[in-house]
Context: one part of a larger RNA
């Protein structure tokens, strides 16, 4: 892993609800029990009316009654009267029960354990050798006498050294082991608070601990088993056959609430009302204070020039004058605002009218649900950074619960809603050189950058359009000869300032022209150059502006790698404008199923015309499975199972032949109970 078999919405209730079905209804029904039946029971009948429920409500109640209460009330206002129940079966829900299944970690209660370990008592055992040498003692020294010293001798010590023995500090090794803690080198103790053997005690909220939440049998912050027990599990998982019809939520308010639930919203079944009731759209009528705008129309902010009054400072002839500042108050200007507004849409909403589609799509009731993690886009706003695949509203639309075509792949982006089936058509997004269906398609333009085919603020005699202007046949733009000059070295500054450090000022003269001076230079003079002017020369030449397309700013990790890929330049790229084709499960055509409404028909049908993506869930119809009643059939001339590439039938679960096997039971048709359907649950068992 895989086969097999076996696994989960059940069963009780004189509890309640709703629907279906049947009795009975000028109500209905029995209960216990009794009787007959049976004889092992039991259905079944007949008996039994005790007692339920309904037949009248109202009020807290006394109580009153088609009314009752409240109330001073004859008001007002609540709840009534105006629809038949009741009992049996069936489903569907609800509720008490283990209540659809599995699953806890825990709690308690009785018992089993100290043959592991932890300690403790009893009564045994074990420590190779080697070293050091405490006290005492003897002798000697020595002392008044001790004291003390010196040699011996002795042989003490949680003393040294080191094996048995016990331990477990280091490294390796091992880590599906040799082993659920070992192995190997090395290490500690190693006459003691040692090690050990046997016997015995202590037990679970309790023991025992040189104390670590450590041990108490591989188990410990409370052994183990076994019982309470199917504890509980708003929590994870699993939930088994088929075909039809409709089809959601991820939101609100409450919630010891938030990954739960109540109700309501949304769904679907059933009664039940039949109104332009609902929906789109037209017309008209409505109320708003938002986008926008605007403020001397308020509240408030803020910006620039003027003026004024006034403080303050200086000056004064006290009359005032001057001022870089503060405060006011005014003029002119441009100007901001969710918590401003003199104004003020566009849609949205509300009424009402006409129309128009529709299976009444609307509304009342009632059954049963599911949903309360929702996600991208788009557009409106709040938070955030005008950051996030962000977050939190509002409108929308897909996706959830939606397949097909696009968008290389890509739940939410763009086209478009899959009943079936066909080797037809037409199209939508989208493409149309080849991979790959269709255009190497027409016209005109633009790009040179492989821009296309990532990217900003900036920058830039790229190119094309398109405009504004200024100079030019009295010669312009550029090149190239030539002037480019005098007062003058302008004054002043300076160590020096001569066009050219710097400050003032910036004017006259000759001229075709020439600044008190454009850059370069020099200590500062000189040079070199512009500006301007002549001449040559010939016909445009400069500025500046908007716009299309381009360029440069341009850095990242295996390997081109920022067009899906080849490739692609008057394009297979942009722009603009056209004409074909291609393209989906759309649309149409032809065939077939179901279902609806309409008509026709007694009906069974038939004929038009429309539906028929689906999760959660709602509703309907079926198929099969084992047993059981009633009736009927098969079967050793072969039942049930099994197997088989091949037949027939049903939309489907399935069901029907044949052959092969197999050897003894099964089917059908119409009713009944159900231990009824398996692909998952780290499911259980058993096999491979």
């Nucleotide at each position: 892993u895989c086969c097999a078999a076996c696994g989960a919405c059940u069963u009780u209730g004189u509890u309640c609800u709703a629907c279906g079905c049947g009795g009975c209804a000028u109500g209905u029904c029995u209960a216990a029990g009794g009787a007959g039946g049976u004889g092992a029971a039991a259905a079944c009948u007949c008996c039994g009316g005790a007692g339920a429920c309904g037949c009248a409500g109202u009020g807290a109640a006394a109580g009153c009654g088609a009314g009752c209460c409240u109330g001073a009330u004859a008001a007002g206002g609540g709840c009534g009267u105006u629809a038949a129940g009741u009992c049996g079966c069936g489903u569907g829900g609800a509720c008490a029960a283990g209540a659809c299944c599995c699953g806890a970690a825990g709690c308690c209660g009785g018992a089993c354990g100290a043959g592991c370990u932890a300690c403790a008592c009893u009564u045994g055992a074990g420590c190779a050798g080697g070293g050091u040498g405490a006290a005492g003692c003897g002798c000697g020294a020595g002392u008044a006498a001790a004291a003390u010293c010196g040699c011996g001798u002795g042989g003490a010590g949680g003393c040294c050294c080191g094996a048995a023995c016990c331990c477990a500090c280091u490294c390796g090794c091992u880590g599906u082991g040799c082993a659920a803690c070992a192995c190997g080198a090395g290490g500690g103790g190693a006459u003691g608070a040692c090690u050990u053997g046997a016997g015995u005690g202590u037990a679970g909220g309790g023991g025992a601990g040189a104390a670590a939440u450590u041990c108490c049998a591989a188990u410990c912050g409370a052994g183990u088993u076994c019982g309470g027990c199917a504890a509980u599990a708003g929590c994870u998982g699993g939930u088994u056959c088929u075909c039809u019809c409709c089809g959601a939520a991820a939101u609100a308010g409450c919630u010891u609430g938030a990954g739960g639930g109540c109700u309501a919203g949304c769904g679907u079944c059933c009664c039940g009302a039949c109104a332009c009731u609902c929906u789109g759209c037209c017309u008209g009528g409505g109320g708003g204070g938002u986008a926008g705008a605007g403020c001397u129309a308020c509240u408030g902010g803020a910006u620039g020039a003027g003026a004024a009054a006034u403080c303050g400072c200086g000056g004064u002839u006290c009359g005032c004058c001057g001022u870089a500042g503060g405060u006011u108050u005014u003029u002119c200007a441009a100007c901001c605002a969710a918590a401003c507004u003199c104004c003020g849409a566009a849609u949205a909403c509300c009424c009402a009218g006409g129309u128009a589609u529709g299976u009444u799509a609307u509304c009342g009731g009632g059954g049963c649900a599911g949903u309360c993690a929702g996600a991208a886009c788009u557009c409106c706003g709040g938070g955030g950074c005008u950051a996030a695949g962000c977050u939190c509203g509002g409108a929308g639309c897909u996706c959830a619960a939606a397949a097909g075509g696009g968008a290389a792949a890509c739940a939410g982006c763009c086209c478009a809603g899959a009943c079936c089936g066909c080797a037809a058509g037409c199209u939508a997004a989208g493409g149309u050189c080849c991979c790959a269906a269709a255009a190497u398609c027409c016209a005109u333009g633009u790009u040179c950058a492989g821009u296309g085919g990532g990217a900003a603020a900036g920058g830039a005699a790229g190119u094309g359009a398109a405009g504004u202007u200024u100079c030019c046949g009295a010669g312009a733009c550029a090149c190239c000869u030539a002037g480019g000059a005098g007062g003058u070295u302008g004054g002043c500054u300076u160590a020096g300032a001569a066009g050219c450090a710097g400050c003032c000022a910036c004017c006259c003269u000759u001229u075709a022209a020439a600044g008190a001076g454009u850059g370069c230079g020099u200590a500062a003079u000189a040079g070199c150059u512009c500006a301007c002017u002549a001449g040559u020369c010939u016909a445009g030449a400069g500025a500046c502006u908007u716009c299309g397309c381009g360029c440069c700013g341009a850095c990242a990790a295996u390997g081109u790698a920022a067009c899906g890929g080849g490739g692609c330049u008057c394009a297979a790229a942009c722009a603009u404008g056209g004409u074909a084709c291609c393209g989906a499960a759309g649309c149409u055509g032809c065939g077939g199923a179901u279902c609806g409404u309409a008509u026709c028909g007694c009906a069974a049908g038939a004929u038009a015309c429309g539906a028929u993506g689906g999760u959660a869930g709602g509703a309907g119809a079926g198929c099969g499975u084992u047993c059981c009643g009633u009736a009927u059939g098969c079967g050793c001339c072969g039942a049930a199972g099994c197997g088989a590439c091949a037949g027939g039938g049903g939309c489907g679960a399935c069901c029907c032949a044949u052959c092969g096997u197999g050897g003894a039971g099964c089917g059908u048709a119409c009713g009944g109970a159900a231990g009824u359907g398996c692909g998952a649950a780290u499911g259980u068992u058993g096999g491979a």

This is a predicted structure of a 688-nucleotide part of an RNA (large-subunit ribosomal RNA, domain II) from a bacterium. Its Rfam family is "Bacterial large subunit ribosomal RNA". Its mean pLDDT, the model's own confidence on a scale to 100, is 85.